The part of an RNA shown here (large-subunit ribosomal RNA, half A) has 1666 nucleotides and comes from Bombilactobacillus thymidiniphilus. Rfam family: Bacterial large subunit ribosomal RNA. Its family is annotated with structural constituent of ribosome and ribosome in the Gene Ontology.
Context: one part of a larger RNA
RNA sequence: GGCGCACGGUGGAUGCCUAGGUACUAGGAGCCGAUGAAGGACGGAACGAACACCGAAAUGCUUCGGGUAGCUGUAAGUAAGCGUAGAUCCGGAGAUCUCCGAAUGGGGCAACCCAGCUAGAGUAAAAGCUAGUUACACCUUAACGAAAGUUAAGAGUGAGGUAAACGUGGUGAACUGAAACAUCUAAGUAGCCACAGGAAGAGAAAGAAAAAUCGAUUUCCUGAGUAGCGGCGAGCGAAAUGGAAAGAGCCCAAACCAAAGAGCAUGCUUUUUGGGGUUGUAGGACUGGGACAUGAGAAAGUCAAAGAUAGCAGAAUCAGUUGGGAAGCUGAACCAAAGAUAGUGACAGUCUAGUAAGCGAAAUCAGAGACACUCUACCAGGAUCCUGAGUACGGCGGGGCACGUGAAACCCCGUCGGAAGCAGGGAGGACCAUCUCCCAAGGCUAAAUACUCCCUAGUGACCGAUAGUGAACAAGUACCGUGAGGGAAAGGUGAAAAGCACCCCGGGAGGGGAGUGAAAUAGAUCCUGAAACCGUGUGCCUACAAGUAGUCAGAGCUCGUUAAAGAGUGAUGGCGUGCCUUUUGUAGAAUGAACCGGCGAGUUACGUUUGCGUGCAAGGUUAAGUUGAAAAAGACGGAGCCGAAGCGAAAGCGAGUCUGAAUAGGGCGAAGAAGUACGUAGACGUAGACCCGAAACCAAGUGACCUACCCAUGUCCAGGUUGAAGGUGCGGUAAAACGCACUGGAGGACCGAACCCACGUAAGUUGAAAAUUGCGGGGAUGAGGUGUGGGUAGCGGUGAAAUUCCAAACGAACUUGGAGAUAGCUGGUUCUCUCCGAAAUAGCUUUAGGGCUAGCCUCGAGGAGAGGAUCGUGGAGGUAGAGCACUGUUUGGACUAGGGGCCCGUCAUGGGUUACUGAAUUCAGAUAAACUCCGAAUGCCAUAGAUCUAUACUCGGGAGUCAGACGGUGAGUGAUAAGAUCCAUCGUCGAAAGGGAAACAGCCCAGAUCACCAGUUAAGGUCCCAAAAUCCAUGCUAAGUGGAAAAGGAUGUGGAGCUGCAUAGACAACUAGGAUGUUGGCUUAGAAGCAGCAAUUCAUUUAAAGAGUGCGUAAUAGCUCACUAGUCGAGUGGCUCUGCGCCGAAAAUGUACCGGGGCUAAGCAUGGUACCGAAACUGUGGAUGUGCACGUAAGUGUAUGUGGUAGGAGAGCGUUGUAAGCACGAAGAAGCCAGAUCGAGAGGACUGGUGGAGAGCUUAGAAGUGAGAAUGCCGGUAUGAGUAGCGCGAGAUCAGUGAGAAUCUGAUCCACCGGAAGACUAAGGUUUCCUGGGGAAGGCUCGUCCGCCCAGGGUUAGUCGGGACCUAAGAUGAGGCCGAGAGGCGUAAUCGAUGGAUAACAGGUUGAGAUUCCUGUACUAAUCAGUUUUGUUUGAACAAUGGAGGGACGCAGGAGAUUAACGUGAGCAUGCAGCUGGAAAAGCAUGUCCAAGCAGUGAGUCUGGGAAUGAGUCAAAUGCUUAUUUCUAAGGACGAGCUGUGAUGGGGAGCGAAAUUAAGUAGCGAAGCACGAGCGUCACACUGCCGAGAAAAGCUUCUAGUUAGAAACUGAUUACCCGUACCGCAAACCGACACAGGUAGUCAAGGAGAGAAUCCUAAGGUGAGC
Repeated sequence: GGCGCACGGUGGAUGCCUAGGUACUAGGAGCCGAUGAAGGACGGAACGAACACCGAAAUGCUUCGGGUAGCUGUAAGUAAGCGUAGAUCCGGAGAUCUCCGAAUGGGGCAACCCAGCUAGAGUAAAAGCUAGUUACACCUUAACGAAAGUUAAGAGUGAGGUAAACGUGGUGAACUGAAACAUCUAAGUAGCCACAGGAAGAGAAAGAAAAAUCGAUUUCCUGAGUAGCGGCGAGCGAAAUGGAAAGAGCCCAAACCAAAGAGCAUGCUUUUUGGGGUUGUAGGACUGGGACAUGAGAAAGUCAAAGAUAGCAGAAUCAGUUGGGAAGCUGAACCAAAGAUAGUGACAGUCUAGUAAGCGAAAUCAGAGACACUCUACCAGGAUCCUGAGUACGGCGGGGCACGUGAAACCCCGUCGGAAGCAGGGAGGACCAUCUCCCAAGGCUAAAUACUCCCUAGUGACCGAUAGUGAACAAGUACCGUGAGGGAAAGGUGAAAAGCACCCCGGGAGGGGAGUGAAAUAGAUCCUGAAACCGUGUGCCUACAAGUAGUCAGAGCUCGUUAAAGAGUGAUGGCGUGCCUUUUGUAGAAUGAACCGGCGAGUUACGUUUGCGUGCAAGGUUAAGUUGAAAAAGACGGAGCCGAAGCGAAAGCGAGUCUGAAUAGGGCGAAGAAGUACGUAGACGUAGACCCGAAACCAAGUGACCUACCCAUGUCCAGGUUGAAGGUGCGGUAAAACGCACUGGAGGACCGAACCCACGUAAGUUGAAAAUUGCGGGGAUGAGGUGUGGGUAGCGGUGAAAUUCCAAACGAACUUGGAGAUAGCUGGUUCUCUCCGAAAUAGCUUUAGGGCUAGCCUCGAGGAGAGGAUCGUGGAGGUAGAGCACUGUUUGGACUAGGGGCCCGUCAUGGGUUACUGAAUUCAGAUAAACUCCGAAUGCCAUAGAUCUAUACUCGGGAGUCAGACGGUGAGUGAUAAGAUCCAUCGUCGAAAGGGAAACAGCCCAGAUCACCAGUUAAGGUCCCAAAAUCCAUGCUAAGUGGAAAAGGAUGUGGAGCUGCAUAGACAACUAGGAUGUUGGCUUAGAAGCAGCAAUUCAUUUAAAGAGUGCGUAAUAGCUCACUAGUCGAGUGGCUCUGCGCCGAAAAUGUACCGGGGCUAAGCAUGGUACCGAAACUGUGGAUGUGCACGUAAGUGUAUGUGGUAGGAGAGCGUUGUAAGCACGAAGAAGCCAGAUCGAGAGGACUGGUGGAGAGCUUAGAAGUGAGAAUGCCGGUAUGAGUAGCGCGAGAUCAGUGAGAAUCUGAUCCACCGGAAGACUAAGGUUUCCUGGGGAAGGCUCGUCCGCCCAGGGUUAGUCGGGACCUAAGAUGAGGCCGAGAGGCGUAAUCGAUGGAUAACAGGUUGAGAUUCCUGUACUAAUCAGUUUUGUUUGAACAAUGGAGGGACGCAGGAGAUUAACGUGAGCAUGCAGCUGGAAAAGCAUGUCCAAGCAGUGAGUCUGGGAAUGAGUCAAAUGCUUAUUUCUAAGGACGAGCUGUGAUGGGGAGCGAAAUUAAGUAGCGAAGCACGAGCGUCACACUGCCGAGAAAAGCUUCUAGUUAGAAACUGAUUACCCGUACCGCAAACCGACACAGGUAGUCAAGGAGAGAAUCCUAAGGUGAGC
C1' cells in the first nucleotide's frame, strides 16, 4: 500500500413531525378618502437592536357590555408596579392621532424650509410660541361690474388610492400557423388609456319568424362543428326553434287646458310652471257618457321576527400491570341529541379544551314581514290636431355582423346630398310585387350571469422543509443594479431547562471528572444521522512486477454462520480493450459524466376512432336543470343525439332509385348479418402536449452619475525663444512708393513642465489593474483642458464619420410582459421477465439528414388449406458464348472500272505505258453495349401428376424504417485506380454471442432457453508457448524460399521431350601447328588479315590454317582465335516444355513482411491413418411459449420452439395517498447499519445493533410512481496541493508590556518624499473621530495592535457656507392653444448656482470642537430709553411692484506702484565655545513680530460743473437721455499701500519650579532694525486686437403717493433654521478587496537652476501588514 472487519470524524440524505402553504365549499362583505385615505418617515417601555401594538393623551385614555384570578406583547431575566373596590383579557361606541403623502398657505432634493390673516398667551417693547384659517376646478347664492370677471359664503361636489380579479368603452401589436409568404391566422388577444359597479353591460320590438306562430333582456343545455365564410388554403364558424334558470314593467316630448311673465304688428308669438298624455287588430288630444274599484311598488318613514359583532352552560371511569411517564394491556363499569377535533410525559367517548341539543347583548350594524304612503283606469264617436329632422334614406370611403365586396340584406362612422309625416313609415339577406310583422330618430328598469384583495366556519385518495407561496424562520428581507428591476439561503434539545453547581488542565477556545435526565454518541445548527470524503486499530496479502482491475480455477493463513457443497484473504494460472449516446461501423484518439446525495421528462381536458368489459336491445341514452341532513348516491327531467333505408345535384320516389325515349343496359343499394350508453386500453386531433435549449419579433417602461454633442456659469495653462502689422526717427520722392535703425509684441508660431493624449517597445495575460506599469513619444494661447448645473432616448439620440458612443458585451441599449414564441435541429427520457421481430427500398414531394402512400414487422378477427420447395410436363425469350449472313469497324493479297503521271498522236468520245491511287468484285484473317445466319446454363410463366413442407390471403388496431456496410458473382462510371461510386443477385454484419483467421463489425465454421469437472464433430489444427502426430509413404526446396512485389536477367536445381558429336576416341585441359600467291584490289602520306570501300571472299600447300575472331603498331612487327594433330579415355553439346528456387528488392522510436521461440522440417506437393477443436450435435436434469390429445379444473403426455436493435403484444415487482377487512407496536413502529437467507427477475422475509413513535398485510381503486448519463439543477466532499501566490518601496539594535513579540509601545541610529508620500478645502463617505476595554472572525503572515468588536464620549456661529435676497441655462406652469386617451407646448408667475449681493479679527484653550468656546478689540440690522437738533398744510421725513442710473463683465501684451513670504547684514538680543588640526574674532547656533476696526495720508487712473429753453421717458418728475444757447475752472469718483491708534495688550528664542520625571507643565521673559528681490494687490487700470465679449436684485436717484414725526450721539436689549467630528491623490470617495488605476480647487520654503524641469534638503510626513 490492497481487500475485509471494528470504531470514529465530516456531512445532512432518509424516516417521523408541522408552526406554513395550496385547491375548493358554504355564508358574509364587495370599497377607503379633504371629518385628510392607501402607504410611509420619525418617535413611544425602567433596560441595546428587530417584529408586533400605539402617537407628544404615544406598549396607551374614556365609556358601555362580557369575563374571573391573575397581570405588565414576541421574550427569558432583573427592577418597579397593578389586581376580588374586579386588573390583564374579549366585544360595541368614543377621544387622542407628530411629520410626509391627493397634500391643498408658498416652495421643495417626500417625511424639510419659509409665510400671510384672526385670536390667545408672552415682553418694557419686540422676536420666537399656541389654536384656527388661507390650493385648484365645477356648482349654488349674494355684492360690484356694460361685459370679461373679481370678491364673499357653503358640514356643496370632485381629486387620490385599490383586487395583479370580474365589467363597459378608446387605442391596439408581434412572434406564431399557413410546413416559404403577401389576403388570411394569431386576435380585437397581449399591452397602454378612460370610467364604473357590487356586479357591469343589455332590456320592454320600426323584433323573431313563415305557423293564421311567439311576445323585453340575460345565462345554461341543445341545435352544431350544422348553415355558411375562406389564397374555398390554413382555418373561422352562427342563428332561429326546442328544454331550463330567472321573471317586472314603466316614464317623458307633442297635441290640449290653466296660471304667471316678456315682446310688440294689441291679438298673436314666446318663456317658465302646473295639469294632461305615452301607442300599432294604432294610441292620445278633442266631444259625449259612465265609474271610485282593481292591481303594483324598485325611492323614503315607523314597528319588527330571525340574525351579526363578546359569551354562558354542557353527560359519563376506576383498579391492577409494564414503564421515566399510561391514554397501551388485563379486569370490572358508565354516558351518548355528545364515538367531530385538538391537547395531556406512548394510542383517552367518560382527564382538559371542546362537541350534540340549548341559552345570551348595554351598544352598533343589518333586516323577512306589517303598517303608513305612492302609482295605476272604462265605453262610444271619428270632423280636426299630435305622435321625437339635417333625422330616415341615397352616392363615395371604411368598420361591425360567423359572413374576407361578394348577388350582400341588417347595424355603425366620415363626407356630399337629403324625405314622408298616419291616405304615413320600417322590416322579412340584392331588387320588385303580393302577403305578414312592427312603429325609428327621447329615457329608466331588479333577478337569473362574471369575479374574490378581504371576514367567519369547514373540506381534501393536495404538499410535508431541494416539496408546498419567492417567503413555515426579523422575506419581498439580506444581497445585486444609476434605475426600471432582479432576488435568495435558513424548520426540529427535552415530557419538563431539570441548559451541566462544584473540582482539574488551559491565556482563551476547548476538554476531563462530578451532577441532571428514561436517554448527554439528546449539551445548544443539540431527533434520526445514509453516501461521497478523512482517519485509528486489526485479519489476510504485497518489494522481478506490465495490471478496463473483473471473472473462472486455486494452495496457504485467519475466522466460526440465517448450518449452508461455510465466511474473509488470495500465492499462482486461464480468459478478458469501461458505460452512455450517435452511427454502415466506436476500446475508440467521436459525445457526455470529478465523486456522492436529493430533485429531474408521454400528463390532463374535450372530441374522434378501434379493441375489450358491462347494461338494455329494434331500440339505446339522457343534457342543462329540479330534488336530495351532504361538494355524495339516488330519483325526476325525452329537449336532443345515434341506430333501424336507400338512391338522386335537386324536386322527389322508395326496397328500390338515378341515368334515359325506354319496361333496355349500367351505377349505387336491398337480398346479407344490431345497435346504443357508460367504463377501460391503444392511437389520433385541438390545446405548451415527453422534457430542456435559441438567435430573433413586438408592446410598455427605465437609463446621458460612463460616453457623444449642445446650453449656462466658473476655473487652469512653470519657464524660455522667435519677432508680423502698426509706430517713431533718418534717408528718399513733386507727392507717394521705397530703404535703414529703433520701437512694437502678432501667431490654430517654436522648445518645454503641470494638464490632456495614447505612436513605439517590453512586462503583465488564473494581472497589482475586467486595458495597467516601466522606458521613450505627441499637443501644450487653443478647433485647448477641466469643474458644477442642465438638454437630446432606442422605429430614437449623438457622431471633425470609426457603424463610433449611448452605465465594464450596441449593424440597433436595458428591464418587464406577449411567452411555456417557434426549432423538419442537438441532447436527455428512470423497474423486471416472456413471445414475435424489421428497415435503410419504390413512387411523389421548394424534396433529398423531413414527410405521405406502398413494401417489410406485430396484435386481433375471418374463411379456409389456397402458399412454398424438388422432380416431371408444357411454354415464351435473344444474355454468356459463338459468328460475320445483315449494319458498322478493319489488315493483307488478287483483280480491275475510274482518277493521276509520262509518251505517241491526225488533236477525236484516240492509243500505249505505269515502284502512283483505287470503288466494286474476290481470297485469306479480324472486330461490336446500342451487329446477329446462330445460341446455351440459370432465371421466369403455367401445371388435374409424384414426394416433402406450413405457409399464404383478406379486413381491422399499433408501429418502426426512407444515412446502410463489406464479401462473392454480373455490368456501368473511373485509369478493367480506390476501404471510390452506382445498379443487379446472393451472403454476413446491421440486430449475432461462440470457434478459426496472432489481434481483426462485414471472411471461414456455426445461430447462445438454463445447468453439468459427460460424449461426438465443423472450420482450423496436432515441436514449445498452447489442446491434439517430433505420425506413415513418396518426392521437391537450400533460398530461412516458406515468412511481401514486376518487367527483365542468370551454366541454381528436379522432371519430360527433341536434336548434334562420341572407343573409327567426342567435350574440356595440355603439347604442337595455325602456312603460301599476298603488303589480294581500291583508297591512302602509309592501309601489309585487322581506318575505310568493293568483292561469286579466289586459289595453292596441307593433318589443318579465314584474302582472317580479337589484342596491338605511324605502318610493319608481335600475341591470339577459328581449324588440325598428339596425350587422355566416356560421355559431351544445343534447343523446347515444366516443378521448386535466385537476382531485380532503399525510410524514418526498436528486431518489426512466420504471432513469438525456434524450424532444413516444425517448409512445399501428393496420398493415408489417428487425435485435438465451438455456446454446433448428443447425453442427463430444470424453466417456459405454441399446437394437439386427455382431464371439470389443477395438470399430465406428446410434438415443436425459446440470439436479437427499432418496434408490436403479454405477464408481473416495487413506491405514495384512499376504501374495506385483518393483524402489529414503549416487553420498542418507521428509518439506518450488518448478516453465510428465499425467489427466474423486478424484489421479499428473518435475526442482531442503532433508533424512540408510529406502521403493515390482503383485495380493490388513484397516481406529482422507479435515474447513471440531459456541457442537467441544488447541496456536500475530493483532486490539483501544503503547490502558485502573499499586490512597486530599508531597515537594524536595545528596552518595555504580555501566556505568547521580526510585526504593539518607547528610545537610538539609518533610509525615503518634499509642486509631495506636506498643509487646507469642495464632492462623496457617514461616526471611520477621542477615551477605556477585548482578540472569536476581518487584517493575504503574526498580533498584546487596528479604519475590527464592546462600552462611554465628542461637532457650540448675528459676521464662515446655505436658507429667510437676486437671477442664468434649464425646469414647473394659473389662465390659454393643441391632441383618440395618457398627454404635449406655453404666457403671467414660481423655482433653479457653477455667478451677483452681504456685517470679525488676533491670541489662547480640549483626550476629541473652534473666524463657533474664552480673552481682548470690532462691525451689521432692528427695538426701546435718554440728550440735542429739526418738522407738523409756511410739509420734516419716507417712498413705489413705476421712470432712470448703477450693478455690468472678452482676450493678449507690456510698463509702473506697492506688499506678504524669503534672503543678506562688521545691526540687535540670548545661549554656546568642544575629547581628535586650528579657532574667545569680524566665531558658531537660534531669534530678530502682530490683525480687523477707526483716523489721517496716498502711487495714480477716470471724469468737468452751473443756468435757461425744447423733445422723449405708457401717468408724473427737480431724475435720466438728448438738442441748442450761455457762464465757469474749481470740484468729484475709485484706489493698493503707508503712518498713527488698536497695543500699559498679545506673541516671543531662552530660562524654568512646587517635586530632577504622570514636567520642559505652571511661571518668568530679551531683541524686535536696515537693505535686496519679489508669482499677490492696484486692475482688464492702460495699450493693442477681433471672434465684439450674462441676467436680475441689493444700492443711488426721481416723482405718483403717504403724512407726524424724523435725524445724530450715548446706553441697553434682541439677532431664527441647517452644516460644522473625521477621511479627503486616499486603507475612510469611485473601482467586488486595507486594489501600483481615477478624483475639481487653494498654499508654494532653502542651495544650484530660465524654471512648478531635475538633484539634494526645511517644515511636516513615512519606512508601505509576511